[in-house]
Transfer RNA from a Cryomorphaceae bacterium, 72 nucleotides, folded computationally.
RNA sequence: GGCCCCGUAGUUCAAGGGAUAGAAUAGAAGUUUCCUAAACUUUUGAUCCGCGUUCGAGUCGCGGCGGGGCUA
Numbered sequence: 001g002g003c004c005c006c007g008u009a010g011u012u013c014a015a016g017g018g019a020u021a022g023a024a025u026a027g028a029a030g031u032u033u034c035c036u037a038a039a040c041u042u043u044u045g046a047u048c049c050g051c052g053u054u055c056g057a058g059u060c061g062c063g064g065c066g067g068g069g070c071u072a
Base pairs, nucleotide, nucleotide: 001071002070003069004068005067006066007065010025011024012023013022018055027043028042029041030040031039048064049063050062051061052060
């Protein structure tokens, strides 16, 4: 350099065109406990960037950025 795959919450993953992007874990508050832990309840928090297609894009197309793999 060429080809392929991936990019969503602090982290690990869902959602493969349509209702408010969901779960676990982590964080915060509360109940319980003498205290801590555990358990339970509540709660904060995300679509890498841009353009395009579409009534509608996390999802499809193009470009860029980043990560990984194969190849020379």